[in-house]
RNA sequence: UCCCGACAAAGGCAAACCGGUGGCGACGCCGGGACGCAAAGCUUCCGGCCUUGGACACAAGGUAGCGGGGUUGCCGAA
Numbered sequence: 001u002c003c004c005g006a007c008a009a010a011g012g013c014a015a016a017c018c019g020g021u022g023g024c025g026a027c028g029c030c031g032g033g034a035c036g037c038a039a040a041g042c043u044u045c046c047g048g049c050c051u052u053g054g055a056c057a058c059a060a061g062g063u064a065g066c067g068g069g070g071u072u073g074c075c076g077a078a
Stems, first nucleotide, its partner, number of pairs: 004076002012037002017032006035065001041071003045068003048063006
């Protein structure tokens, strides 16, 4: 350094739900709140699912806490 992930240490993030707020909507943001998470940090490149517009073909969005990929990173037992 890489792989790996402990009954280690220091920390970190924050589901559902509630209040506020933006949006046609999926859903996002802020505050509260913790189900959990070794990348539950970042990133729509691929697949899935969801929304909107369309007979359709498709187009535009969302979900990174649905997987895969890319990329950055704390610690150092076996």
Predicted 3D model of a 78-nucleotide RNA (c-di-GMP-I riboswitch aptamer) from Sphingobium subterraneum. NCBI's taxonomy places the organism under Bacteria, Pseudomonadati, Alphaproteobacteria, Sphingobiaceae, Sphingobium.